[in-house]
RNA sequence: UUUAAACGGAAAGCGCCAGCACUGCCGCGGGACGCCGUUGCGGCAGUGGACGAGGAGGAGGAGCAUCGAGCCGUCGGCGGAUGCCUCCCGGUGCGCCACCGGCGCCGUAAGCGGGGCGCCGAAAACGGGGAGGCGACUUCCCGGACAAGGCACCCGCACGGGUGGAG
Numbered sequence: 001u002u003u004a005a006a007c008g009g010a011a012a013g014c015g016c017c018a019g020c021a022c023u024g025c026c027g028c029g030g031g032a033c034g035c036c037g038u039u040g041c042g043g044c045a046g047u048g049g050a051c052g053a054g055g056a057g058g059a060g061g062a063g064c065a066u067c068g069a070g071c072c073g074u075c076g077g078c079g080g081a082u083g084c085c086u087c088c089c090g091g092u093g094c095g096c097c098a099c100c101g102g103c104g105c106c107g108u109a110a111g112c113g114g115g116g117c118g119c120c121g122a123a124a125a126c127g128g129g130g131a132g133g134c135g136a137c138u139u140c141c142c143g144g145a146c147a148a149g150g151c152a153c154c155c156g157c158a159c160g161g162g163u164g165g166a167g
Stems, first nucleotide, its partner, number of pairs: 014079004019075001020048009051068003057088005089107006096165005101159001111157002114155003118151003126143007
């Protein structure tokens, strides 16, 4: 240094980096000479490469899987992922109740559409400061914001299916 095993810890804008960009060192070239400056190529070693919100009933399947913010490389690639599809389990909405069926929805919530009022509502970016590094950069603290959306109420629409019962 590599491989294997054991123990412990650690994740979903999560993890990684060979394209790309940048930094340092060394070398080469552009040029008649000297000095200064600039630029290109190569090697080695590094750095960057998603800001929060939201999201897990079970099994299988596929493999670009939601929402917004940003001085927009948050590009490109690989891996993964609470999303999606099918089935199953349980529950729930459909204007008296129960059961069965149908359509849709939910996995502590629960039909669809539009509108109205109210409440709640982020981090980075930004500004200021500290620490580490030759540097690119990394990390911490303070400050004032701004989303999507969610909750509640109101309005409209959503089985003149079967059996039984109540009235």

A computed fold for a 167-nucleotide RNA from Calditerricola satsumensis, annotated as glmS glucosamine-6-phosphate activated ribozyme aptamer. The sequence is in RNAcentral, with records from Rfam. The model forms 86% of the base pairs in the Rfam consensus. Lineage of the source: Bacteria > Bacillati > Bacillota > Bacillaceae > Calditerricola.